[in-house]
């Protein structure tokens, strides 16, 4: 430095349903249980989505309008890890 061939290791998470439970919802926690994911690990920082308890408009128990709630398994960004072979 070229050819050929050939390809991981420990493991990790945990979607949709079930059940309990917290909460107006949304969805979070727990148990189980895998759709699937090389960050499907943390972080709500920018997008984006989802809910509207309580406020406000409404004659109205219609309905509208709203994030101070939510989702990192929506996309980004920040940050932290494992493995690197013959």
């Nucleotide at each position: 430095a070229a050819a050929u061939a050939c390809a991981u290791u420990u493991g990790g998470c945990a979607a949709a349903c079930c059940c309990g439970u917290c909460g107006a919802a949304a969805g979070g926690c727990g148990g189980g249980g895998a759709c699937g994911c090389a960050a499907a690990g943390c972080c709500a920082u920018g997008u984006g989505u989802c809910u509207a308890c309580a406020g406000c408009c409404g004659a109205a128990a219609a309905g509208g309008c709203c994030a101070u709630g939510a989702c990192u398994g929506c996309c980004a960004g920040g940050u932290u890890g494992c493995c690197g072979a013959u």

The RNA shown here (c-di-GMP-I riboswitch aptamer) has 86 nucleotides and comes from a Clostridia bacterium. The model forms 95% of the base pairs in the Rfam consensus. The sequence was found by an Rfam model in a public genome assembly. Rfam family: c-di-GMP-I riboswitch aptamer. Gene Ontology term of the family: cyclic-di-GMP binding.